[in-house]
């Protein structure tokens, strides 16, 4: 340096052809229990890596940059 992939909620991760951002785990409150785990309900919890373009409209197309990995040189 040159290909490729990956970034989405503390953690692991999906999200189809651009139209309302998800699931487990985890924590939090409530039950339940003499207490404690398990359970069970029920709420929070997201600049979708950064900036930028295209569109009424973008996690998603497109250019960038940054991090991470994997092949090559």
């Nucleotide at each position: 340096g040159g290909g490729c992939g990956a970034u989405u909620a503390g953690c692991g991760c999906a999200g189809c052809u651009g139209g309302u951002a998800g699931c487990g785990c985890a924590g939090c409150a409530c039950g339940a229990u003499c207490a404690c785990a398990c359970c069970g309900u029920g709420a929070a919890g997201g600049u979708c890596g950064g900036g930028g373009g295209u569109u009424c409209a973008a996690a998603u197309c497109c250019c960038u940059c940054a991090u991470c990995g994997c092949c090559c040189a």
Molecule: transfer RNA
Organism: Pseudomonadota bacterium